[in-house]
Transfer RNA from a bacterium, 74 nucleotides, folded computationally.
RNA sequence: GGCCCUAUGGUGUAACUGGUUAACACAUUACCCUUUCCAGGUAGAGAGUACGGGUUCAAGUCCCGUUGGGGUCA
Numbered sequence: 001g002g003c004c005c006u007a008u009g010g011u012g013u014a015a016c017u018g019g020u021u022a023a024c025a026c027a028u029u030a031c032c033c034u035u036u037c038c039a040g041g042u043a044g045a046g047a048g049u050a051c052g053g054g055u056u057c058a059a060g061u062c063c064c065g066u067u068g069g070g071g072u073c074a
Base pairs, nucleotide, nucleotide: 001073002072003071004070005069006068007067010026011025012024013023019057028044029043030042031041032040050066051065052064053063054062
């Protein structure tokens, strides 16, 4: 340098053929329970999807570019 894959809460993943409040688990916070801890229960907070454009009535999803990560060829 060419090609391919990938980027979604703190972490790991989902979101099916583009479809209207981005979901689940763990973690975390408060409360309940317990003499206390663990375990268990209830409720909450936390990401607008790496970044910039495009297509579309509508984009996490499709297209282009950039950046980071991984793989492969030389």

The prediction has a mean pLDDT of 80.
Its Rfam family is "tRNA". It is annotated as a transfer RNA. Rfam links the family to the GO term triplet codon-amino acid adaptor activity.